Model confidence (mean pLDDT): 81 of 100. This is a predicted structure of a 72-nucleotide RNA (transfer RNA) from a Candidatus Harrisonbacteria bacterium.
[in-house]
RNA sequence: GCGGGCAUCGUAUAGUGGCUAUUAUACAACCUUGCCAAGGUUGGGACGGCAGUUCGAUUCUGCUUGCCCGCU
Numbered sequence: 001g002c003g004g005g006c007a008u009c010g011u012a013u014a015g016u017g018g019c020u021a022u023u024a025u026a027c028a029a030c031c032u033u034g035c036c037a038a039g040g041u042u043g044g045g046a047c048g049g050c051a052g053u054u055c056g057a058u059u060c061u062g063c064u065u066g067c068c069c070g071c072u
Stems, first nucleotide, its partner, number of pairs: 001071007010025003018055001027043005048064005
C1' cells in the first nucleotide's frame, strides 16, 4: 500500500428498517437479617464520528477513526 472483519450503558452481550434498544454483571436506594454475605424489588446510565438513501437508520450505502486478521 491492498483486501476482509468488528465497533451498542463501566464491563460482557441480544437486537437487524418502525414500539420504552434486551439480558447479565457492576452502581444507587429500599426490603429481608441482630450484623455481614446471599436473596428480592425499584431506579439511573449506551448504538465510534460525519454525510447520504428513506416518511422513518443501531440496522442499508459512502467516507473517516480505532482495533483485529490476511496479502504484498
Lineage of the source: Bacteria > Bacteria candidate phyla > Candidatus Harrisoniibacteriota. It matches the Rfam family "tRNA". Rfam links the family to the GO term triplet codon-amino acid adaptor activity. Rfam classes the family as a transfer RNA. The sequence was found in a public genome assembly.